Two RNAs folded together computationally: RNase P RNA and transfer RNA, 441 nucleotides in total. Rfam match: Bacterial RNase P class A. The family's RNA type in Rfam is ribozyme. The coordinates come from a structure-prediction model, not an experiment, and the mean pLDDT is 79.

RNA sequence: CAAGCGGGCCGAGUGAUCGCGUCUGGGGCUGAGGCCCCAGCCGAGGAAAGUCCGCGCUCCCCAGAGCACGGUGCCGGGUAGCACCCGGGGCGGGGCGACCUGCCGGAAGAGGGCCACAGAGAAGCGCAUUGCCGGGCCGGGGGCAACCCGGGCCCGGCGAGGGUGAAACGGUGCGGUAAGAGCGCACCGGCGCCCGCUGUAAGGCGGGCGGCCAGGCAUCCCCCACCAGGAGCAAGGCCAAGCAGAGGCAAGGCGCUGCUCGCGCCGUUCGAGCCUUGGGUAGGCUGCUAGACCCGGCCAGCAAUGGUCGGGCGAGAGAGAUGAUCACCUAAAACAGGACGCGGCUUACGGGCCCGCUUGGACG
RNA sequence: GGGCGCGUAGCUCAGCUGGUUAGAGCGCACGGUUCACAUCCGUGAGGUCGAGGGUUCGAGUCCCCCCGCGCCCACCA
Numbered sequence: 001c002a003a004g005c006g007g008g009c010c011g012a013g014u015g016a017u018c019g020c021g022u023c024u025g026g027g028g029c030u031g032a033g034g035c036c037c038c039a040g041c042c043g044a045g046g047a048a049a050g051u052c053c054g055c056g057c058u059c060c061c062c063a064g065a066g067c068a069c070g071g072u073g074c075c076g077g078g079u080a081g082c083a084c085c086c087g088g089g090g091c092g093g094g095g096c097g098a099c100c101u102g103c104c105g106g107a108a109g110a111g112g113g114c115c116a117c118a119g120a121g122a123a124g125c126g127c128a129u130u131g132c133c134g135g136g137c138c139g140g141g142g143g144c145a146a147c148c149c150g151g152g153c154c155c156g157g158c159g160a161g162g163g164u165g166a167a168a169c170g171g172u173g174c175g176g177u178a179a180g181a182g183c184g185c186a187c188c189g190g191c192g193c194c195c196g197c198u199g200u201a202a203g204g205c206g207g208g209c210g211g212c213c214a215g216g217c218a219u220c221c222c223c224c225a226c227c228a229g230g231a232g233c234a235a236g237g238c239c240a241a242g243c244a245g246a247g248g249c250a251a252g253g254c255g256c257u258g259c260u261c262g263c264g265c266c267g268u269u270c271g272a273g274c275c276u277u278g279g280g281u282a283g284g285c286u287g288c289u290a291g292a293c294c295c296g297g298c299c300a301g302c303a304a305u306g307g308u309c310g311g312g313c314g315a316g317a318g319a320g321a322u323g324a325u326c327a328c329c330u331a332a333a334a335c336a337g338g339a340c341g342c343g344g345c346u347u348a349c350g351g352g353c354c355c356g357c358u359u360g361g362a363c364g
Numbered sequence: 365g366g367g368c369g370c371g372u373a374g375c376u377c378a379g380c381u382g383g384u385u386a387g388a389g390c391g392c393a394c395g396g397u398u399c400a401c402a403u404c405c406g407u408g409a410g411g412u413c414g415a416g417g418g419u420u421c422g423a424g425u426c427c428c429c430c431c432g433c434g435c436c437c438a439c440c441a
Stems, first nucleotide, its partner, number of pairs: 001360010013328006020043002023040007045335001049346002052344005057232004064261004070227004074088005089104006105223002111221002113217003130161001131158008140149003170188006189213002191210008236286004245277005252266004279440003293312008365437007374390004383421001392408005414430001416428003
C1' cells in the first nucleotide's frame, strides 16, 4: 500500500428568524370550566419497530397444593430475571489465515410410533427371487478309460460377494470351514464397566477388562431434571354528568379462566356473582415517570458484571407537540418516531470514526 | 396501546398422523355439436403452497423469524 477479519462508538453540529407541546413565573378576560398574551427551562430512537422472551407495577381473598397444558435443556459464572450475556467443553462444516458457522439430557441397560420409492430383507434374531456350498434324483456334452464340464428339480447350510437404497446389523488381514460368519486370533474403530492423575464442572490424559458390535428420527409421542397461577395501564383507583331496565343460570352458585382439593363470598322470600340484551356518557384527576437511570474516576474479576466515590436530571402528550427557511462546513441525505416503565433478542438502516488482528506485495 | 386469528390456481375452498408427479368446483383457452349463440361433450393451460432459514433421506404440513390482511377491547348504572 492492497485485500480482508473481529470488536466498540456515532446516527450531524453551530448561529439567526418564524412556528408547535408540557411545565414554571407574570399579566389580562370570564359567573365558572377555562381561554389569550409575554418570558424562561426542556422537548423521540439506536432501533422508539416486531411483541419473540424476561421483569417491575396493578387487579383477581392469600397467590395456596396437586394434575393437565406450556417452556427450557453440555458445564461454570453473571443478573431482579430470561430462551439473554460472559468464559469454558465435546462433535462437525467453511476459509491459506485473522476468523465464521451448525449441533448439544435420554434412541442396549422405560415404553410406543414412523422409516415413502427401490430392494431378497428397513429393525431384534428376522430376510435368499442374484449368489456360494453340501446331499438326493433326472437327463446332456467331451473322453478308449479313469474322469472332466455345464444344466434342471427337491431338501438343507450360509449373511461372505454382486445389487437396491438416505440408511443393510463394525473394518483390514490371517486362521478356520463343504461354503461361510467375531466362529477364533492380531491390529484399528465404537460401546459399556473399572482404576489412576488432572479440572469447581462439562470433560481431558493414561491404563486395564468385556466380542458387547447395539441403525436413524425425540424440531413425533414420551421419559428425566428444572421453571412457570391468570389477566393486562383500554390493568386499576377517585370524582362528576346522565339513563331504564329486561331476561337467563342452582340448590347450590361464584371468585378460580382446563380439572381436583383447600380457602373465601353470596344465597335457596329480597337477588350476591356470572352471561345475554338494552340504556347513558364519549368529561376531569390519578396511575405517569427519579430510574435494575445517565456520565466520569478508582477497586475486584480473563470477561459478562459487581462494589464504591463524585457529579447530573434527560418528553410525559390525550386526535396526540419536536417543524420550516437561511448561513457555515465537499455534502445532510438511511431506517424510522414516544403513549406505564425497564432488561434482552430479532428485524430495518445512507454514511462516518476508533482499536486490535490476518494474508499478500513493495521499500528500508 | 394491548390481545387473538388467517394466508394453497384469476375466485371459493380440500389436502387426514410429513411420502414420491399438490387436487375439486367456477372461470380461461382450443376443438366438437348448432345456420349462429348459449347449454352440453372432450382436451388443455395455469401454483416459487405469502417470503427466508432450520430439522428430516424427504416439508404445503413440524420449528424459528419476517411480510401482508382481518377481528376484539373504554367508562357509568